Context: one part of a larger RNA
RNA sequence: CGGAGGACGGUUGACGGGAGCGCCCCCUAGUACGAGAGGACCGGGGGCGGGCGACCUCUGGUGUUCCGGUUGUCUGGCCUACGGGCAUUGCCGGGUAGCUAAGUCGCGAAGGGAUAAGCGCUGAAAGCAUCUAAGCGCCAAGCCCCCCCGAAGAUGAUCCGUCCCUGGCCGCAAGGCCCUGAAGGCCCCCGGCAGAAUACCGGGUUGACAGGAUGGAAGCCGAAGACCCGCGAGGGUUGUAACUUACCAUUUCUGAUAGGCCGUGAGG
Numbered sequence: 001c002g003g004a005g006g007a008c009g010g011u012u013g014a015c016g017g018g019a020g021c022g023c024c025c026c027c028u029a030g031u032a033c034g035a036g037a038g039g040a041c042c043g044g045g046g047g048c049g050g051g052c053g054a055c056c057u058c059u060g061g062u063g064u065u066c067c068g069g070u071u072g073u074c075u076g077g078c079c080u081a082c083g084g085g086c087a088u089u090g091c092c093g094g095g096u097a098g099c100u101a102a103g104u105c106g107c108g109a110a111g112g113g114a115u116a117a118g119c120g121c122u123g124a125a126a127g128c129a130u131c132u133a134a135g136c137g138c139c140a141a142g143c144c145c146c147c148c149c150g151a152a153g154a155u156g157a158u159c160c161g162u163c164c165c166u167g168g169c170c171g172c173a174a175g176g177c178c179c180u181g182a183a184g185g186c187c188c189c190c191g192g193c194a195g196a197a198u199a200c201c202g203g204g205u206u207g208a209c210a211g212g213a214u215g216g217a218a219g220c221c222g223a224a225g226a227c228c229c230g231c232g233a234g235g236g237u238u239g240u241a242a243c244u245u246a247c248c249a250u251u252u253c254u255g256a257u258a259g260g261c262c263g264u265g266a267g268g
Base pairs, nucleotide, nucleotide: 001153005164006163007162008161009160010159015150016149017148018147021049022048023047024046025045026044027043033038051107052106053105054104055103059101060100061099062098066094067093068092069091070090071087072086073085074084075083076082111145112144113143118138119137120136121135165267167178168177169176170175179265184262185261186260187259188204189203190202191201192200209255210254211253212251213250214249215248216247218244219243225238226237227236228235229234
């Protein structure tokens, strides 16, 4: 820009893409077969590997925004207290969310249709025979469908629901002026399990969208101060303590204020 007014949400599927794997064990059955050795078809059941997808309940990893331990040095501090900086996050032990695999779950299947080679039925030409000439069956990991994803610029532009707009004057006309500015959208702002930018999704006071606060979950592992014990390093009590990021809730305390723009007037 188009899809014959504009808009919001849903929807069909032409077409395209993905997937399509392999092995082992058991039963049937030590049966059929075979002198024996050996050893099935068909059918049923159970596992494993690999590939792919999704996810984080579990097992773990990471987690330089959480907690703790600790060395050297500098520093705040009246201080042997308690803190802060630097040293790869100084080093080390743990760890929420998120992300993640080695973790968990799922998929390959089954089924339908038409076939290939092949196997047949009926059957003439050609009194026989013949799967073929007419006609009719069966049969592949392959083909089409079934399953998953995209998809109406599929210009052949699908379909459905809902919402919105029902002015005036001048002019032969093209058009001009005035009024009006809907539904809806954008800008802007606060954010996001969305994201390179953009896009996408949510919220914007008729508000729980983000931050804060409060509570919870969870992590760390027992704070400071005081008291008690010990010569001391240190230990104990107060104390299910202190601290705590991304998690879950509640709550208008803070910030989404205010505002601007596009889009018209019933439609070849």
Overview
A computed fold for a 268-nucleotide part of an RNA from an activated sludge metagenome, annotated as large-subunit ribosomal RNA, domain VI. The coordinates come from a structure-prediction model, not an experiment, and the mean pLDDT is 90.